THF (Tetrahydrofolate) riboswitch aptamer from uncultured Kineothrix sp., 104 nucleotides, folded computationally.
Rfam family: THF (Tetrahydrofolate) riboswitch aptamer. Its family is annotated with tetrahydrofolate metabolic process in the Gene Ontology. Rfam's curators write: Tetrahydrofolate (THF) riboswitch was first reported for Ames et al. as an RNA motif in 5' untranslated (5'-UTR)regions of folate transport and biosynthesis genes in Firmicutes genomes.
Taxonomically the source falls in Kineothrix (Bacteria, Bacillati, Clostridia, Lachnospiraceae).
The RNAcentral record of the sequence draws on MGnify.
RNA sequence: GCAGAGUAGAAUUCUGUGCGUUAAGUGCCGUAUGAACGGGGAGUUGUCAUACGGACGAAAAACCGGGGAUACCGGUUUGCGGUGCAGGGUUCGCAUCCCGCUGC
Numbered sequence: 001g002c003a004g005a006g007u008a009g010a011a012u013u014c015u016g017u018g019c020g021u022u023a024a025g026u027g028c029c030g031u032a033u034g035a036a037c038g039g040g041g042a043g044u045u046g047u048c049a050u051a052c053g054g055a056c057g058a059a060a061a062a063c064c065g066g067g068g069a070u071a072c073c074g075g076u077u078u079g080c081g082g083u084g085c086a087g088g089g090u091u092c093g094c095a096u097c098c099c100g101c102u103g104c
Stems, first nucleotide, its partner, number of pairs: 001104004009092010019081003028054008039099004060078007
């Protein structure tokens, strides 16, 4: 000098188990605070988390029991939700900079 490896994590999908379906959650915007970002150091206008505020916004059905009842209450099942958590598969993968590591 050239080539390469490796993390956190991200996306997607499957399984299990919850939550909601009386609308929380998810997604979007703003503010504040904090955290993480290959083995070491630095680190963003990027990422994530939490709190507060804002805009938008959804799918229920059948059956069983209680009940005078088409009210209402409880339950089960099948759905639905850009739904939470855990595990598996696949793909991607340090924003970037310096050093280090492996091979030549």